[in-house]
Molecule: small-subunit ribosomal RNA
Organism: uncultured prokaryote
RNA sequence: CUUGAACGCUGGCGGCAUGGCUAAAACAUGCAAGUCGAACGCGAACCCACCUUCGGGUGGUAGUAGAGUGGCGAACGGGCGAGUAAUGCAUUCCUAACGUACCCCAGGGUCAGGGAUAGCUCACCGAAAGGUGUGGUAAUACCUGAUGACCCCGACGAGACUUAUGUCUUGUCGGGCAAAGGCUUGUCCGCCCUGGGAUCGGGGAACGUCCUAUCAGGUUGUUGGUGGGGUAAAGGCCUACCAAGCCGGAGACGGCUAGCGGGUGUGAGAGCAUGACCCGCCGCAUCGGGACUGAGACACUGCCCGGACUCUUACGGGAGGCUGCAGUAACGGAUCUUCCGCAAUGCGCGAAAGCGUGACGGAGCAAUGCCGCGUGCAGGAUGAAGGCCUUCGGGUUGUAAACUGCUGUCAGGGAUUAGGAACACAAUGACCAAACCCAAAGGAAGGGCCGGCUAAGUUCGUGCCAGCAGCCGCGGUAAUACGAACGGCCCGAGCGUUAAGCGGAUUCAUUGGGCUUAAAGGGUGCGUAGGCGGGAACAUCAGUGUCUUGUGAAAGCCCACGGCUCAACCGUGGAACUGCAGGGCGAACUGCGUGUCUUGAGGCCAGUAGGGGUUGCCGGAACUCUAGGUGUAGCGGUGAAAUGCGUAGAUAUCUAGAGGAACGCCGAUGGUGAAGACGGGCAACUGGGCUGGUACUGACGCUGAGGCACGAAAGCGUGGGGAGCAACAGGAUUAGAUACCCUGGUAGUCCACGCCGUAAACGAUGUGCACUAGGUCUCGGAGGAUCUGACUCCAUCGGGGCCGAAGUUAAAUUGAUAAGUGCACCGCCUGGGGAGUACGGCCGCAAGGCUAAAACUCAAAGGAAUUGACGGGGGCUCACACAAGCGGUGGAGCAUGUGGCUUAAUUCGAAGCAACGCGAAGAACCUUAUCCAGGUUUGACAUGUAUGGAUUAGCUCUCAGAAACGAGAGUAACGCGGCUUGCCGUGGAACAUACACAGGUGCUGCAUGGCUGUCGUCAGCUCGUGCUGUGAAGUGUUGGGUUAAGUCCCUUAACGAGCGCAACCCCUAUCUUUAGUUGCCAGCGAGUAAUGUCGGGGACUCUAGAGAGACUGCCGGUGUCAAACCGGAGGAAGGUGGGGAUGACGUCAAGUCCUCAUGGCCUUUAUGCCCUGGGCUGCACACGUGCUACAAUGGCAGGUACAGAGCGACGCGAUACGGUAACGUGGAGCAAAUCGCAGAAAGCCUGCCCCAGUUCGGAUUGUGGUCUGCAACUCGACCACAUGAAGUUGGAAUCGCUAGUAAUCGCGUAUCAGCUACGACGCGGUGAAUACGUUCCUGAGCCUUGUACACACCGCCCGUCAAGUCAUGGAAGCCGGGAGCGCCCGAAGCCGUACCGAUUCAGGUAUGUCGACGGUGAGCUUGGUGACUGGGACGAAG
Repeated sequence: CUUGAACGCUGGCGGCAUGGCUAAAACAUGCAAGUCGAACGCGAACCCACCUUCGGGUGGUAGUAGAGUGGCGAACGGGCGAGUAAUGCAUUCCUAACGUACCCCAGGGUCAGGGAUAGCUCACCGAAAGGUGUGGUAAUACCUGAUGACCCCGACGAGACUUAUGUCUUGUCGGGCAAAGGCUUGUCCGCCCUGGGAUCGGGGAACGUCCUAUCAGGUUGUUGGUGGGGUAAAGGCCUACCAAGCCGGAGACGGCUAGCGGGUGUGAGAGCAUGACCCGCCGCAUCGGGACUGAGACACUGCCCGGACUCUUACGGGAGGCUGCAGUAACGGAUCUUCCGCAAUGCGCGAAAGCGUGACGGAGCAAUGCCGCGUGCAGGAUGAAGGCCUUCGGGUUGUAAACUGCUGUCAGGGAUUAGGAACACAAUGACCAAACCCAAAGGAAGGGCCGGCUAAGUUCGUGCCAGCAGCCGCGGUAAUACGAACGGCCCGAGCGUUAAGCGGAUUCAUUGGGCUUAAAGGGUGCGUAGGCGGGAACAUCAGUGUCUUGUGAAAGCCCACGGCUCAACCGUGGAACUGCAGGGCGAACUGCGUGUCUUGAGGCCAGUAGGGGUUGCCGGAACUCUAGGUGUAGCGGUGAAAUGCGUAGAUAUCUAGAGGAACGCCGAUGGUGAAGACGGGCAACUGGGCUGGUACUGACGCUGAGGCACGAAAGCGUGGGGAGCAACAGGAUUAGAUACCCUGGUAGUCCACGCCGUAAACGAUGUGCACUAGGUCUCGGAGGAUCUGACUCCAUCGGGGCCGAAGUUAAAUUGAUAAGUGCACCGCCUGGGGAGUACGGCCGCAAGGCUAAAACUCAAAGGAAUUGACGGGGGCUCACACAAGCGGUGGAGCAUGUGGCUUAAUUCGAAGCAACGCGAAGAACCUUAUCCAGGUUUGACAUGUAUGGAUUAGCUCUCAGAAACGAGAGUAACGCGGCUUGCCGUGGAACAUACACAGGUGCUGCAUGGCUGUCGUCAGCUCGUGCUGUGAAGUGUUGGGUUAAGUCCCUUAACGAGCGCAACCCCUAUCUUUAGUUGCCAGCGAGUAAUGUCGGGGACUCUAGAGAGACUGCCGGUGUCAAACCGGAGGAAGGUGGGGAUGACGUCAAGUCCUCAUGGCCUUUAUGCCCUGGGCUGCACACGUGCUACAAUGGCAGGUACAGAGCGACGCGAUACGGUAACGUGGAGCAAAUCGCAGAAAGCCUGCCCCAGUUCGGAUUGUGGUCUGCAACUCGACCACAUGAAGUUGGAAUCGCUAGUAAUCGCGUAUCAGCUACGACGCGGUGAAUACGUUCCUGAGCCUUGUACACACCGCCCGUCAAGUCAUGGAAGCCGGGAGCGCCCGAAGCCGUACCGAUUCAGGUAUGUCGACGGUGAGCUUGGUGACUGGGACGAAG
């Protein structure tokens, strides 16, 4: 785009078309073929009139109706597509092998006779249908005779023509054959013979005409001939005999499907699909068979027979055929009225009038299609109301509506008549229709869609549900994708969906594709058919070109013009129908024919290389075995072992012998062969190649469907042979180990003969020929340059490689050995899976091979390349990563966090590293989010509005209560104004009531912001421009060095730049300078028991400001004249001096809605708020992080030194006193370089302890106290006395640390009433050991490589099993269908034969061949089903 459509929703009018696609299944009822009295003989009745003996008769009706004889028609028209793959159709021819009623033309004729018969009458049979007999009758019915040719047959000629048997014309002779009359009496209509025409048919030929080879051979009237028969006519069309042919890979035969064409749909075309309506042809008429009649049939509404079915019956029989028009029922997704009319067009009959006609003309039904028209037009902004959205401002629906004016199509009503109507005139309309008048905006709009493709989006509802979906895909709480609303888009009396065809699809490729890796080159050659084929010439004209003639029906398509108001539709003319056939001309090319040429191909001669092939013989090394000698305890084997062998003497070694297989070095990137393949030496036989020469042949060539031959390894058969190695056994390894390793070991491997016929049989690249830059290496040959030779160089032919230009390719690549450019031929491909499978066939001894599907299923499978990520890949390099060390954890007790359990509640979060002394820098109440109980509802807190009024807040007290809270009493504040200073007035806040709202540590960290953790202080992450690539992308950022560093240098199709690194900042180490109080005190002075205590001082320390200093700057070496590194000097400090702050692009949907903020959801007398009490501290258990220890490098007692950084007023609190102590009393000093906390501890000195569960260790428990606090029961800390548990250095495993570090020692602070702090964050004191090094473990960076990964290895993914669903193969069988074959039976009927037959004819009877249906038998083929069985496919969580 289309449709004979159907379905869903909707539906105003008209025109023109179309309408059982399924059951060629069955049909009730009516109609669809008759007509002619001018061919013929008969011949009523109702009714009317008259007469009547009342029985009837006569006349009219009426020679009417009617049937019959006869003629013509009924073979057309109409329907359908079952069958049919050719007996069909289409195109072009042929018929010299034919017919043709009616019609036209021409010539001639129409004489004489005859006998019947239907109807009718009478009689009879039968239920009916129907039939029998008797009598008599007519014809254009039938018969006989005559005449007759230019008709037919035969014989004998002549001429013309033809491809031929022959045809045509014509002459002579012989034989044969005809007729019908009628009336309106005519130039009538008929009849007969002959010839011609027209029309319509019969027959034949060529070419074309679906799928299937998993149908390869078919055929016996088959193929041909002769005789005969038959027909209108050729012919095996039929028959007898003879011969053995005929068809087939250009697809016979078989199977499946199908009416064919004009055309139709689509398409640029070529094609592909199709064959409704209309036209042509064919076939069919319930199924099968048959003939009759006739001009024509083997006959849709004729006949006979058989079958199935239906109806009827008196059971004997009889009737029937809608695939005609309507209609019924059935089937189906689905397809109409039992209408009107012969008015028109046509057909039949008739002389005609006319009759008939479900052909046809019309109407009806159906939006089934095409076309046209309408549902109004113009104005109209407070942009109304309502709806929807909203950022709450508004926006949108929207000039849309209302409202105002106007018009009158269609439908409706009325009255009327142009046209279809054409006959010489007149008459004639089933139905359609036309113009005129009237009224009123009135009666007339829906469907689909809005994620992308694809034009058109918002809100709400829902929450992987419900649902959508053409493909991709939407939906798991913010859905433009589901449903609804509003809005929009598209089309519009329709719009969508489904089905189907074509297109897009160059996705079967003729036009117009491919085959190295995407699907696809046969394993290789030889060669048949076929296809294709070198130079010059002659000839021919089949192909081919051009011109012309015939044909290519009409309709349709296209063009022009015309008719319906337009269009659809219709008419007229033209063009076209690309085709087929005939003729003329041409001769380049192809073909065919003839002779010829040498360059393709082959031959001959001379050389030459080679693991080319076959057979035989020979050889050495190694190995195993046998025998013997020597010899002794092991050997062997492995990562390490064991099995195994060995004192019966192994292994080792020597000698002799036997055996089989394979041939080291040479050896190669090398050679040969068609491929498979070929490797010790020699010989024989043998194939091919290459080079050079040539005076030979003369296109002999290339390819190659089938076919034939060869064809690795494994395997099979028979017979040999057997030294080493599958299977198998054992030993190891391992979680296991049907493996890798070891010890043994059988087929086979080897030989001969015969099979098999496959491989990643690979260059994943068919064969041949030609052409198209180079460079280089190599193997074989012959030549030139030089006097010769070697070497070298030059050019050349053939083979084997590498690099590479152009070109090609999706790219990788390829590139004279093409995958370039062309030609020739063959093979093969057409999404993945199912499957190279099933079935069938062929081959094979078997294994199996070759050929080769479908159902079903998926939305991909695949190629090349890119970026990442990953690897039990590689290279380089880092890090307390390992190693080297030191100290821990894991064992004990306790503390603390977590899990689990428990509980009314044990609030919540954090979960590998990167949760677990984490949020929490302080849970007895509070905190507090949890639980129980009580209370409260504008609220504990914020803002606004309205009303009230001075009541209020606060303070004191009383009652009930656990408190909150409730009830009550007293007092009564603040600002402003007035002023009799104590009152009045007023106001904000407050309060009360009410309404908006507050509130939520309720949910979602997977809706978010912010903040944080982590990789990681790792060195990376990017951009602009340029360049390369079809592109993703690359380059830069790689490479060579170097660094802690993408740090720097060099190189460089890159040049620059940004975020990171470094530096800039802070602390600390040295010095200088400035400044000296509260700090300091060297010198001077004063004072004290003593003390910088005081006067003074700034020197020193120190404090805290400002500076200096360090930069690979200097020297030497190394290095690319570099960057840099190594060593050294100087220096307080040296190569980043030490430490901190500082965290790139990003990753983990990492963490946090319980810090805060915030979208959405939820809650609102509760999930909010207040309060008492409990809980967060609960304890069989498990884990993390710590503290204290287990002791002598220690513990205890006594004595005695030396810090830093902090903190202090609701505070730190000295001296002094009390108490064993915690602490108390008390209060000096101090907002602090001044006073206090404050005794630092380890250390040092002295003494005791003597290795013990202890003078270690301190848990636990008891008693008594102290302190804080409203309150220490659950549940605080501390003190004293008493008690004195586990624990004697910790399994597997695991953590930290590289220097002022680890280890060890104490001190301070935040939080805080107090404290469970042994935690966290800081401070200083003492103060080590070790690092060879980068193999390994972990993590990280760069380069490279592989990849089937991209949610990225915690990836992907394979197979079995179990349960489920689906389709399918096999299967003992069972049940159908189809086409034939043999035999039996044998209807009707044609033909034949015999007999009968009134004179013949007709006819009858019997019978022969053939013969439908039926029966039977053995097979073939194709479906269904089938216990069981095989594999296959599919499906969120086995």